The RNA shown here (c-di-GMP-I riboswitch aptamer) has 87 nucleotides and comes from a bacterium. It was read from a public genome assembly, where an Rfam model found it. Model confidence (mean pLDDT): 77 of 100.
RNA sequence: UAUUGAAAAAGCCACUCCCGUCGAAAGACGGAGCCGGAAAGCCACGGGUCUUGCCGCCAACUUCUAAAAGACAGCCGGGUUGCAUCU
Numbered sequence: 001u002a003u004u005g006a007a008a009a010a011g012c013c014a015c016u017c018c019c020g021u022c023g024a025a026a027g028a029c030g031g032a033g034c035c036g037g038a039a040a041g042c043c044a045c046g047g048g049u050c051u052u053g054c055c056g057c058c059a060a061c062u063u064c065u066a067a068a069a070g071a072c073a074g075c076c077g078g079g080u081u082g083c084a085u086c087u
Base pairs, nucleotide, nucleotide: 002087012037013036018031019030020029021028022027035074041080042079043078045077046076047075048072049071050070051069052068
């Protein structure tokens, strides 16, 4: 440097639910908790999924299409960094 791994050791993260805060929402942060994870560390590059409210004005209602803004890294791929063991 490459390879290998939920076999071992030392550790790490923390699903759902609940509480609090922020947000229109998806969701995020903190606490508790622990389904699981060899990157369930980080990054929105590609695909995918999800959200789009309030006020004012106009407008009879419904549907479709397009665009924009945002979220998800524990959806997949990609990039990048890391522990130990085997070779």